[in-house]
Context: one part of a larger RNA
Parts: sequence; C1' cells; structure tokens
RNA sequence: UGACGGGGACCGCACAAGAGGUGGAGCAUAUGGUUUAAUUCGAUGCAAAGCGAAGAACCUUACCAGGGCUUGACAUGCCGUUAAUCCUCUUGAAAGAGAGGGGUGCCUUCGGGAAUGCGGACACAGGUGGUGCAUGGAUGUCGUCAGCUCGUGCCAUAAGGUAUUGGGUUAAGUCCCGCAACGAGCGCAACCCUCGUGUUUACUUGCCACCAUUGAGUUUGGAACCCUGAACAGACUGUCGAUGAUAAGCCGGAGGAAGGUGAGGAUGACGUCAAGUCAUCAUGCCCCUUAUGCCAAGGGCGACACAUGUGCUAUAAUGGCCGGAACAAAGAGUCGCGAUCCUGCAAGAGUGAGCUAACUCCAAAAACCUGUCCUUAGUUCGGAUUACAGGCUGUAACUUGCCUGCAUGAAGCCAGAAUCGCUAGUAAUUGUCGGUCAGCCACACGGCGGUGAAUUCAUUCCCGGGCCUUGUACA
Repeated sequence: UGACGGGGACCGCACAAGAGGUGGAGCAUAUGGUUUAAUUCGAUGCAAAGCGAAGAACCUUACCAGGGCUUGACAUGCCGUUAAUCCUCUUGAAAGAGAGGGGUGCCUUCGGGAAUGCGGACACAGGUGGUGCAUGGAUGUCGUCAGCUCGUGCCAUAAGGUAUUGGGUUAAGUCCCGCAACGAGCGCAACCCUCGUGUUUACUUGCCACCAUUGAGUUUGGAACCCUGAACAGACUGUCGAUGAUAAGCCGGAGGAAGGUGAGGAUGACGUCAAGUCAUCAUGCCCCUUAUGCCAAGGGCGACACAUGUGCUAUAAUGGCCGGAACAAAGAGUCGCGAUCCUGCAAGAGUGAGCUAACUCCAAAAACCUGUCCUUAGUUCGGAUUACAGGCUGUAACUUGCCUGCAUGAAGCCAGAAUCGCUAGUAAUUGUCGGUCAGCCACACGGCGGUGAAUUCAUUCCCGGGCCUUGUACA
C1' cells in the first nucleotide's frame, strides 16, 4: 500500500411489511447423464442451462454409415485444346462415371485475341481441424456502484503519502466551509430520444362545433375541436415561510399539466475474473493435403430408466359452458395483405373488390358488462394420452410439421425442506402485433395497449457494495 475481520457510520426489493410465484401434477423447452453408427460444436455458481439458435423434415449441418471426386465447390498464374449454351442413351439413390449427336457466334493488323468449357504439370486452393492460457475485435460481470488518476508543489531514506482526509450535505469525489496544497483529466450530472402541458404553424387519406345533406363525415362546406407532423415555450429550489454556519442544503406552502433527478430509455470511468468467444469475422503458431478438403442421397442433431433449470396449462364458483352487447394501442403487407359472395360442422377450398397504405386489408381485441344453466363433485373442473376421419405448406410431412372434427378423458383438490422477481400505472391479470419464416414444433423472444392492487414500523439480523477508522501469526 492492499486484502481480510463475528469494529464504526452509510446505501441497495438486502432484510422487514405486502401481494404473486417456483419447488408437488401434466406438457413444452434447455442441460446433465445414459444410449447410439451419429445422437455435431460451444456456454457450466451469481455472470451456463426457452443461452449462440430472430425459427434442424431436405437445405441449414458442422455429426454418422455406405457411394463418389482429387489443382479440387471457390481464387490467381502457365501450357495445350475447344466457342459457349443445347439434345439423347447406359449405369446409379443421387453425385459421379461412360457413350453418342447437333452446333458456330464476337473482335482482328488474319499472327491472333476476348469469354467459356475440357485436359495437363506445378505454385497453390481448402479445413466449423487444435490452441480464447499466443492474439485482435466486439461481449458478460462487479455496477449506472461513485469511484479512478495526472501535473506542479510539500512531506518521507525509500516503498509511498498529501491533494481524495476533516465539519456539513447529496442519488452522486454532488455542492459548501476548512485545510500544504494549487489546479486538471476520465467518470457523476447536463447536452440526445420517448411520454406528460400549452402556443404557433400545416389541413390530406385524418377531424366535424356552426349552416345544409346522407343509410353512413356520405357529400358540399369548415380549420374551431380531436389527431398527426414540425418549430417553440415550460421546471430553475425561480418564489414565500421555518431551519441551517450569513453556506451548501433540507422541511413545509403557493402557483402549476408537471416540483425538487417529473417518468422511462440510450449512455457503463480506471480496472477485476489468464471470465466467455479461434464455430460471426480477423489472425500467430501447430496439424491434415487421393484427406481432418470437396460432392450427393439417406440417417442423426427429435433417442429415454433418470436428475436439474426456465416456462405454459391447471387443480375451479372472484369459476366453467352457451347467447347478447361494448371499449384499445402499436405493428406488418405487392413473389404480399386479402374484403365480399359462395361452399364446408370446422380447419380450409373457390371467387378476387381494394390497397405500394392516416385511404385498403390483416382485424375478432380479450379480460369487462349482461342473461340462462351447472351446485362442490375428480364434476359441464382439468385437459394429457390415444384411435379414426380430414385440411394446409412444401419435390417430399415414416423417422420428425402445424391445424380441424368426432371419440377417448390421465395426473392434478393449492404443493416438504427450501427459493425467486416485484415499491405504481409497478405487481398481478387480459388480449394484440412483429421479427425469423414455404410451413412450423413460439407455451420462446421483442414490442403494444386494457383492467389494475397491497405494503414499506424500522435498519436489529441475512446478502452485496463503496467510505472512514482500527486490529492482523495474511500478500
């Protein structure tokens, strides 16, 4: 100087106070293990495990068995030959191998050249082979924690110290005061985006108060309102009172759409973990070179005694089935979204208006409200599993897709020890959209709105963190 402590003071959904889960059941998914010809590889406490993967039937694909190729699927250079594209046959699962046919174009200084295919020899290609403990890059984590340093000066023999400590204060090394320190930098905050209020401006595809009009903002008309964009304004402890050291600040009030960081996001200091990634990419070294490279068809990544994580659905009456009726936001669409009509119990099929979208379409929002039935049951709860019949996508749904109908109707009656996230438009609950995508194993992931709580006495204790001080047989 650090590190550690069952020392001090401080903070955090850290405990506490609450409300909802996980752990028990079924299923989905990931992982371990086991199995396998192969179950490709990576990730492993927090910080691996619905993770890389924003989508494994083929492809993807890296794995496996068998079948093939060897200057190679791809690049540059050399030589020879040939235009190229095309057609047919044999073998084959295809790739590949073998055989035959037809056919010459462009430029030209007539030597040849360009492009393409084939053959040959060599330089080489190629490698998702190894090493993340040789590396770059970008990433996780402590942690959005408040810290980490530098110049000069001063102190110390030096390592180093001081500043950065102290008294207050803050979300903050935030600010004030003091001080052998005086300044500065990276962080904090602010500047950026979204939401919340108003003004001005714009008025179509959006809007409709007045005057007309219609089945309908439908049409004339209007620019007030709503909405949508743009530009501004607005919040700064500005103001009043108390308190404080006449400071920084803190407490209460007024006004205000908003009050003391208004709410959320983006933004991640010096560093730590030889953290993860050589399989995004790049790259040193090592290794393979008729194979550890390349091609194709098939299989596998989807196995299943079991164990763990993350989710979905439930165990019902604050409910379930059926009927009626209401209210969103955000987003996507031309190889697309698809209205209407018709057909089918349905999934769907046929038809194809409109829309390159504030115009049209996906689109029905659901919980909610209202009316009937069910009456505490393994049930009109629950829906696993299984059989059959269909539909869709796609060369192709056997391994292994999704959806529909009918039948079947498992476990499960609120879950042991233990454990997780959450402080407000939050939790919980409820639908909706998107990316990937032919289709989809999505109950995932990322957005969007609807309904909408409870509790916080306090910091004693558990966990984590920075600060000061002290102790130490630690470095």